[in-house]
RNA sequence: GCCGUCGUAGCUCAGUGGUAGAGCACUUCCAUGGUAAGGAAGGGGUCCGGGGUUCAAGUCCCCGCGACGGCU
Numbered sequence: 001g002c003c004g005u006c007g008u009a010g011c012u013c014a015g016u017g018g019u020a021g022a023g024c025a026c027u028u029c030c031a032u033g034g035u036a037a038g039g040a041a042g043g044g045g046u047c048c049g050g051g052g053u054u055c056a057a058g059u060c061c062c063c064g065c066g067a068c069g070g071c072u
Base pairs, nucleotide, nucleotide: 001071002070003069004068005067006066007065010024011023012022013021018055026042027041028040029039030038048064049063050062051061052060
């Protein structure tokens, strides 16, 4: 230098065009003599940045940035 994959909640990841989800973690409550485990409820992300397509974009296209891998 070229090619590919990936970037979504604190962490690990779903979400193939129609109002963003799960597990774990966190908060409150129940329960216990107390702790852990367990039960119930709740908070938290405008999806890496910009532009384009579309009535509508996390999702499709382009350009950047970053991570990883391959080739030279």